[in-house]
């Protein structure tokens, strides 16, 4: 330098063009003499970033950024 996948919560990952959601992990609160399990709740998001196409895009399409990986 090319070809290819890939970016979503703290982490690992969902998610037909139509309220962004799990699990773990933090925080409350029930259970307990206490702790662990184990139940309920809640907090947490510019879905890398810029255009575009749609009534509407995490999603389709274009460039850019990074990460893997492959060829050279």
């Nucleotide at each position: 330098g090319g070809g290819c996948u890939u970016g979503u919560a703290g982490c690992u990952c969902a998610a037909c063009g139509g309220u962004a959601g799990a699990g773990c992990g933090u925080c409350c609160g029930c259970u307990u003499u206490g702790c662990a399990u184990g139940c309920g709740g809640a907090a947490g998001g510019u879905u890398u970033c810029g255009g575009g196409u749609u009534c509407g895009a995490a999603u389709c399409c274009c460039g850019a950024c990074a990460a893997g990986u492959c060829c050279a």